[in-house]
Context: one part of a larger RNA
RNA sequence: AAUGAACGCUGGCGGCGUGCUUAACACAUGCAAGUCGAACGAGAAAGUGGUUUUCGGACCGCGAGUAGAGUGGCGCACGGGUGAGUAACACGUGGAUAAUCUGUCUCCGUAUCCGGGAUAACAUUUCGAAAGGGAUGCUAAUACCGAAUGAAAUCAUGAGGACUUUGGUUAUUGUGAUGAAAGUAUGCUUUCGGGCAUAUGUAUGGAGAUGAGUCCGCGUCCCAUUAGCUAGUUGGUGGGGUAAGAGCCUACCAAGGCAGUGAUGGGUAACUGGUCUGAGAGGAUGAUCAGCCACACUGGGACUGAGACACGGCCCAGACUCCUACGGGAGGCAGCAGUGAGGAAUUUUGCGCAAUGGGGGGAACCCUGACGCAGCAACGCCGCGUGAGUGAAGAAGGCCUUUGGGUCGUAAAGCUCUGUCAAGUGGGAAGAAUGAGGUGGGGAUGAAUAAGUCUCACCAGUGACGGUACCACUGAAGGAAGCACCGGCUAACUCCGUGCCAGCAGCCGCGGUAAUACGGAGGGUGCAAGCGUUAUUC
Numbered sequence: 001a002a003u004g005a006a007c008g009c010u011g012g013c014g015g016c017g018u019g020c021u022u023a024a025c026a027c028a029u030g031c032a033a034g035u036c037g038a039a040c041g042a043g044a045a046a047g048u049g050g051u052u053u054u055c056g057g058a059c060c061g062c063g064a065g066u067a068g069a070g071u072g073g074c075g076c077a078c079g080g081g082u083g084a085g086u087a088a089c090a091c092g093u094g095g096a097u098a099a100u101c102u103g104u105c106u107c108c109g110u111a112u113c114c115g116g117g118a119u120a121a122c123a124u125u126u127c128g129a130a131a132g133g134g135a136u137g138c139u140a141a142u143a144c145c146g147a148a149u150g151a152a153a154u155c156a157u158g159a160g161g162a163c164u165u166u167g168g169u170u171a172u173u174g175u176g177a178u179g180a181a182a183g184u185a186u187g188c189u190u191u192c193g194g195g196c197a198u199a200u201g202u203a204u205g206g207a208g209a210u211g212a213g214u215c216c217g218c219g220u221c222c223c224a225u226u227a228g229c230u231a232g233u234u235g236g237u238g239g240g241g242u243a244a245g246a247g248c249c250u251a252c253c254a255a256g257g258c259a260g261u262g263a264u265g266g267g268u269a270a271c272u273g274g275u276c277u278g279a280g281a282g283g284a285u286g287a288u289c290a291g292c293c294a295c296a297c298u299g300g301g302a303c304u305g306a307g308a309c310a311c312g313g314c315c316c317a318g319a320c321u322c323c324u325a326c327g328g329g330a331g332g333c334a335g336c337a338g339u340g341a342g343g344a345a346u347u348u349u350g351c352g353c354a355a356u357g358g359g360g361g362g363a364a365c366c367c368u369g370a371c372g373c374a375g376c377a378a379c380g381c382c383g384c385g386u387g388a389g390u391g392a393a394g395a396a397g398g399c400c401u402u403u404g405g406g407u408c409g410u411a412a413a414g415c416u417c418u419g420u421c422a423a424g425u426g427g428g429a430a431g432a433a434u435g436a437g438g439u440g441g442g443g444a445u446g447a448a449u450a451a452g453u454c455u456c457a458c459c460a461g462u463g464a465c466g467g468u469a470c471c472a473c474u475g476a477a478g479g480a481a482g483c484a485c486c487g488g489c490u491a492a493c494u495c496c497g498u499g500c501c502a503g504c505a506g507c508c509g510c511g512g513u514a515a516u517a518c519g520g521a522g523g524g525u526g527c528a529a530g531c532g533u534u535a536u537u538c
Base pairs, nucleotide, nucleotide: 001537002536003535005534006533007532008531009530012384013383014382015381016380017379018377019376020342025340026339027338029337030336031335034074035073036072039071040070047062048061049060050059051058052057081295082294083293091219092218093217094216095215096214097213100212101211105208106207107206108205109204110203111202112201114146115145116144122137123136124135125134126133127132153178154177155176156175157174158173159172161170162169163168183200184199185198186197187196188195189194221267222266223265228258229257230256233255234254235253236252237251238250239249240248271291272290273289274285275284276283277282297318298317299316300315301314320331321330322329323328348374350373351372352371356370357368358367359366360365387417388416389415390414397408398407399406400405421479423474424473425472426471427470437459438458439457440456441455442454443453482527483526484525485524486523487508488507489506493522494521495520496519497518503510504509
């Protein structure tokens, strides 16, 4: 000098930050990932208004094509948490990929044709305590399947060309094989079959962007009281496997490979930008913020998918907790709050999607404990205040005294002022707001004055924070100072008490009757809403 600090005493306000460093211990409760009716079939009720009535009710309309379910699509691999493991191509840095993939997005092409059979929902029924199933019957699609067409795609094969690291790569051309699709919305029109246009989808190619995989050089803690380690081990051939090179896997063959430039083993640890310190070199560290990695009760595994071997998905095993009708089931806060435990120690079961960002949707909009805010904590940094001027009979009182006086001390009182903060009253919808919506105008597309789209102007509306910030006024010195130290180091001295006791202490050392070192008082010194102590780093 510093800290994610803790403890003791004390504590007025504001701004901005920060807040389980320990048990990757266990978790009650709520929320944290949904959305789309412009993909699809189906579709309530309460309530209310009528008609009718045998007064029980029945039917029709609104509610409403709404709610809640289901099929299907996209998302759930992002965002958020934690640092257990990992000494490793994990990370950092620089390269390679002629050994690779990439949903959504952008640009450039081509195509979008004909059919089929199911199934959930639903209805009936049935098993079960439940969780959850079974059977029969019906139905739709951008769900599923078949056929057609089909090359710029893939593979095989033939020809000749270019480049080359001599391993291969690449453009052209011939033949063969593989092998696609889906509609929806709006407008116009119709011979009611459909057609045209626009928008958006779908399929298949090419290019880009983005993201990711893999490989390599260098760097990356301690122990030699760890000296030898290794059989898929090192290499080759054949085969398999992956998006992709490779003992990645497998069969056979060879006997290699690493190591004193530290192999192997053990311990510790996520890494980095950074942070702290220091004149620097260096040392220590890796909270918050940012990048990357790993993990998601413990261990293992795959499925789906462009992407996972998947925190709030699945299966198996294990430990633990809960429900049970004892047959069987359910769960995973290292998400945000919160609880217990551990600990010296770390916050609210808050508000809002108004902003920024994300997912879905054509949009309206919905979701979002990301995020924006508020709450708690002097935990940190910064700022402000606790008054200003005047005032000597140097008051009273305290302390000391050589008894003369000295000192607290212009300090107080008194007088004259000011009004920051806090308090009260009033104003304040400030800024944070742009974009989507509606109306009108103009462009391109289009047969079109439809529709959709681009652009300009106008309109009304949208704020969690919050009646907050800020402003004005009211009254009022009123509500706001402590802590440590005073032997030397080290700024600051006297009296009383105690008497090697009680005690102090960072080091030297104080205390045994005159203690500036213990305890108290007066005085002083240093910091100040803090001051000290402890711990740790330089």